Context: one part of a larger RNA
Molecule: small-subunit ribosomal RNA, 3' major domain
Organism: uncultured bacterium
RNA sequence: UGACGGGGGCCCGCACAAGCGGAGGAACAUGUGGUUUAAUUCGAUGAUACGCGAGGAACCUUACCCGGGCUUGAAAUAGAGAGGAAUAGCCUUAAAAGAGGUGAACAAUCAAGACUCUUUGUAGGUGCUGCAUGGUUGUCGUCAGCUCGUGCCGUGAGGUGUCGGCUUAAGUGCCACAACGAGCGCAACCCUUAUCACUGGUUGCCAGCGGGUUAUGCCGGGGACUUCAGUGAGACUGCCACCGUAAGGUGUGAGGAAGGUGGGGAUGACGUCAAAUCAGCACGGCCCUUACGUCCGGGGCGACACACGUGUUACAAUGGGGGGUACAGAGAGCUGCCACUGCGCGAGCAGGCGCUAAUCUCGAAAGCCCUUCUCAGUUCGGAUCGGAGUCUGCAACUCGACUCCGUGAAGUUGGAUUCGCUAGUAAUCGCACAUCAGCCAUGGUGCGGUGAAUACGUUCCCGGGCC
Repeated sequence: UGACGGGGGCCCGCACAAGCGGAGGAACAUGUGGUUUAAUUCGAUGAUACGCGAGGAACCUUACCCGGGCUUGAAAUAGAGAGGAAUAGCCUUAAAAGAGGUGAACAAUCAAGACUCUUUGUAGGUGCUGCAUGGUUGUCGUCAGCUCGUGCCGUGAGGUGUCGGCUUAAGUGCCACAACGAGCGCAACCCUUAUCACUGGUUGCCAGCGGGUUAUGCCGGGGACUUCAGUGAGACUGCCACCGUAAGGUGUGAGGAAGGUGGGGAUGACGUCAAAUCAGCACGGCCCUUACGUCCGGGGCGACACACGUGUUACAAUGGGGGGUACAGAGAGCUGCCACUGCGCGAGCAGGCGCUAAUCUCGAAAGCCCUUCUCAGUUCGGAUCGGAGUCUGCAACUCGACUCCGUGAAGUUGGAUUCGCUAGUAAUCGCACAUCAGCCAUGGUGCGGUGAAUACGUUCCCGGGCC
């Protein structure tokens, strides 16, 4: 000077408390440990690993295992030499890769390029080291801190400033002060959302006028409204009252769409953990070079006594089944989205309109109305298994999704313990997208619909800031 204390003081945070919903019990999905295995590729391991890298493992991917091949090599580059066209196709063998054979037409005088063969320098390595590194990332933490110049103090390390009083979400400000200033952070500037005005009017809109239809902005037309997208306005404790020296605070105050940072996002200081990553990429060193490189077929990454994490579905009546009926936002679409019609119980199939899309298409569920079930392992629950199918794909045995019929397990609200959340939030309901042939998505990222309860307070638990 820090760090630490079951030392003290002050303060904050879904930290506790007050509430709501979960996890821990069940079945399944998924990740991990362990075990097994020829292989179950590798990494991530308290918080900060475990639906994580992986935003798509049947082949490929793929790095692992078994077997069969190749050796200037699957791809790249420089030089030397040789060749005749290279090559497409075909044949034999084979699981394929590979190996062997044959080889049309066109063009050929030479040269060059390309190609094949030989050879040299080289290639190649998801092999090791994240404790040699760059870059990137997690975390403390969106916490309010971390420093510098000059001055002053101290022999010095260093201190002061940055402390104190008040205040703030904030080292935010005010006052005071041997300090005076400044920088990185805070805040603001950026995006979005909430209100209004102006400009504009198609593919969007339709109040008034006209036409037309069984019906529909369908048509003429219109710019009012909604909306879209560009420019502005608007919120600043600005006004009022009270408290305060001030900063500021309080108010069922006014006005206002919005009130005291309006909501959300992006933005992460100096640094910490020799934190993570050599398997995204790059890179030093080390190692392999007829193999630790590379190609192919098959298998594995999907195993299963067990243990843990994260989820999905439930255990039911605020519910399950049947019939009818209504309302979004944000996205995506040409090897695509597919209206409509027909066929099929259905997954889907066959025709086929429109749309490169504010034009066409994909499109809600909970909700509401009627009805049934009457508390039961049930008309709850749907695992598991049997059969029959659909689709994608060269191919669904290992190992795909979906449909239909049958089957109908555990489960009656979950011990100790533990997690999330303070408002359009929790809870609940569906929709879309990325990846993608298909999909093991119950995951991830977004979007809207319905829409609560509670906060006395800071004694205690955890983390953090200042003295």